[in-house]
Context: one part of a larger RNA
RNA sequence: GACGAACGCUGGCGGCGUGCUUAACACAUGCAAGUCGUACGAGACGAUUGAAAGCUUGCUUUUGAAAGUCGAGUGGCAAACGGGUGAGUAACGCGUAGACAACCUGCCGUAAAGAUGGGGACAACAGUUCGAAAGGACUGCUAAUACCGAAUGUUGUAGAGUUUCCGCAUGGGGAUCCUACUAAAGGUGGCCUCUACUUGUAAGCUAUCGCUUUACGAUGGGUCUGCGUCUGAUUAGCUAGUUGGUGGGGUAACGGCCUACCAAGGCGACGAUCAGUAGCCGGUCUGAGAGGAUGAACGGCCACAUUGGAACUGAGACACGGUCCAGACUCCUACGGGAGGCAGCAGUGGGGAAUCUUCCGCAAUGGGCGCAAGCCUGACGGAGCAACGCCGCGUGAGUGAAGAAGGGUUUCGACUCGUAAAGCUCUGUUGUCGGGGACGAAUGUGGAGAUGGUGAAUAACCAUUUCCAAUGACGGUACCUGACGAGGAAGCCACGGCUAACUACGUGCCAGCAGCCGCGGUAAUACGUAGGUGGCGAGCGUUGUCC
Numbered sequence: 001g002a003c004g005a006a007c008g009c010u011g012g013c014g015g016c017g018u019g020c021u022u023a024a025c026a027c028a029u030g031c032a033a034g035u036c037g038u039a040c041g042a043g044a045c046g047a048u049u050g051a052a053a054g055c056u057u058g059c060u061u062u063u064g065a066a067a068g069u070c071g072a073g074u075g076g077c078a079a080a081c082g083g084g085u086g087a088g089u090a091a092c093g094c095g096u097a098g099a100c101a102a103c104c105u106g107c108c109g110u111a112a113a114g115a116u117g118g119g120g121a122c123a124a125c126a127g128u129u130c131g132a133a134a135g136g137a138c139u140g141c142u143a144a145u146a147c148c149g150a151a152u153g154u155u156g157u158a159g160a161g162u163u164u165c166c167g168c169a170u171g172g173g174g175a176u177c178c179u180a181c182u183a184a185a186g187g188u189g190g191c192c193u194c195u196a197c198u199u200g201u202a203a204g205c206u207a208u209c210g211c212u213u214u215a216c217g218a219u220g221g222g223u224c225u226g227c228g229u230c231u232g233a234u235u236a237g238c239u240a241g242u243u244g245g246u247g248g249g250g251u252a253a254c255g256g257c258c259u260a261c262c263a264a265g266g267c268g269a270c271g272a273u274c275a276g277u278a279g280c281c282g283g284u285c286u287g288a289g290a291g292g293a294u295g296a297a298c299g300g301c302c303a304c305a306u307u308g309g310a311a312c313u314g315a316g317a318c319a320c321g322g323u324c325c326a327g328a329c330u331c332c333u334a335c336g337g338g339a340g341g342c343a344g345c346a347g348u349g350g351g352g353a354a355u356c357u358u359c360c361g362c363a364a365u366g367g368g369c370g371c372a373a374g375c376c377u378g379a380c381g382g383a384g385c386a387a388c389g390c391c392g393c394g395u396g397a398g399u400g401a402a403g404a405a406g407g408g409u410u411u412c413g414a415c416u417c418g419u420a421a422a423g424c425u426c427u428g429u430u431g432u433c434g435g436g437g438a439c440g441a442a443u444g445u446g447g448a449g450a451u452g453g454u455g456a457a458u459a460a461c462c463a464u465u466u467c468c469a470a471u472g473a474c475g476g477u478a479c480c481u482g483a484c485g486a487g488g489a490a491g492c493c494a495c496g497g498c499u500a501a502c503u504a505c506g507u508g509c510c511a512g513c514a515g516c517c518g519c520g521g522u523a524a525u526a527c528g529u530a531g532g533u534g535g536c537g538a539g540c541g542u543u544g545u546c547c
Base pairs, nucleotide, nucleotide: 001546002545003544005543006542007541008540009539012393013392014391015390016389017388018386019385020351025349026348027347029346030345031344034077035076036075039074040073043070044069045068048065049064050063051062052061053060054059055058084304085303086302093229094228095227096226097225098224099223100222103221104220108217109216110215111214112213113212114211116150118148119147125140126139127138128137129136130135156181157180158179159178161176162175163174164173165172166171186209187208188207189206190205191204195202196201197200230276231275232274237267238266239265242264243263244262245261246260247259248258249257279301280300281299282298283294284293285292286291306327307326308325309324310323329340330339331338332337357383359382360381361380365379366377367376368375369374396426397425398424399423406417407416408415409414430488431484432483433482434481435480436479440474445469446468447467448466449465450464451463452462453461454460491536492535493534494533495532496517497516498515502531503530504529505528506527512519513518
C1' cells in the first nucleotide's frame, strides 16, 4: 500500500459497487420452462340466432347453427440456452500459435429443384377391471404437419468407367456417363382471372406461414499438434491394449477407440512413475522495474449437479429442475409397494470470527414459443438489509477580550483550555413540512391513411412512410420550488525512542503495559485517571493475509 475481511468503540446523509472465503453439509415452503387452437380430433362454456312444442302471449322446454373463450390429450418447437458451484482435474484442462486433404451444425441468409397418389394405427373418449397410493391392464371408436408403403429423382449417397486441373505425405477438386438406393404436409386469409360443377363454392387461383432434397454461407461445436503451465528424489525405475503393424468393427470424424492375430516395443535424471496441492486465463494487488503474490466481483474456457454407473431422445446431452440401475439418506404406506434431490431465487437448520429480503415488476434489455395479439422468464431491471469498500457532502460562517465563569497547573506573581464560549450579525448545504414533478418509451405495439411490390383484382398479404392513441416495477423516487430554523448530526487512537504529541495525581517489580528496545521495587512524560497536546475523521484502532 492492498482486502469478498473479522473484532472493539463510535455512527448524520447520498451515489456507485460488493456481500457463506467455513460443511460440493442436510433441507420445510413458494417460485425459477414453457408455448403454439393459423398442425389435430373430442369436450366444456358460449355473444348472437333458426325451428318446434306447451300455453299464463311472453315466458318455459326441446332441438339446430355459431363468432369467440378455455384447456386434458395427440402433434411441433423449446427444454443442451439462460442461472449456480469449484468437488474433481497437474490434463491438449487452460493460455497462445497453428492444422483438419480426418469432421458435424436445428433455427438464420442466398440459390436450385420439388411437394403425385394411397394405407393402417394409437392417445384422448366410452366401457370393464387391478391397486391403500403411485400407477396400471383389457375391449371398442377416432383425427392430424403423428406413423408407414408406393411414385418421381433437381441433386445426393455407394459402386464401375472416361477426362481434366491441382497439391503439403496420405491425396484433393471439377466435368461427363452407367447401375443401385433415397423425399415431402399441410395450415390460414382472400378472390372468381383460369379449371370444375355454373348460384356460389372448391380439390381452382392468389398471398402468407410452413414441408422435402441439395449446394454455398453464417453461427456454434468436435478432433489433432508446437510451446508454456505448482511442490517433493527422505518417490528411480514405470508400462500387456502396454508400443507398433495387418484384417475387422465402431464414430460426424482421425486414432488401441474396440476386437482377433503378429512383432517386442514405448516412457524415464531434459525427472518417467508415485505422492501432495490446485479449476485455468483476461485480470487483481504490490513494486521504479524485473519480479513476487493472487484468480472474490465482471468477461472467456473447462468440470460438476445427493454418490457411482449407463444409455435413450435429439441438430446438439450421455442431460441441475429427463429416464433406467445400484448405494447412502429423508418421507408416505393398508407392509404388498411407492416418492424425493436448492452447487437456481428467496428462506431454514448446522458449521463458523463471519456474509442479506421466504420483496416488486416483466416498464426496459435479452431469451423460448407463436402469423400475430400475446404468454412464460427468481435471466434481467429495481427496491430492501449491512460504514463491507470507494467517492462526495454535512455537523455551520463572520465578528467577538470583561482574556467571563468553570476545569487544570502554579515558583501564588500568574499561566493554560481560549476567539474557544456567551453576545451580536448572517447563511440554509443538509434536515422537517408543503407544492410541482421526470428521463428511461417509441426505431417496438394497436388504429387510420398514403406510396410501392406480388396478384386477374379497387380483394388479400408484404414492405416503406405519415398521423393518432395506449403502455413505467423503480416512484410521487430523482429533480425543481416555498416555509421553518443553528436548530437534528463527532468520534476513535496515540503522546519513552523508533514516531507527530507533556504535565499532575494514584500505584509502588504490585496492578499493569508492550510491535522491537524495554517500562513498573515511593518524585513513572512508558501502568491507571485527569487536564493538555498530536494524528485521522463518519470513522478510528486491533487482528489476519499478500507485496
Overview: This is a predicted structure of a 547-nucleotide part of an RNA (small-subunit ribosomal RNA, 5' domain) from an uncultured bacterium. The coordinates come from a structure-prediction model, not an experiment, and the mean pLDDT is 83.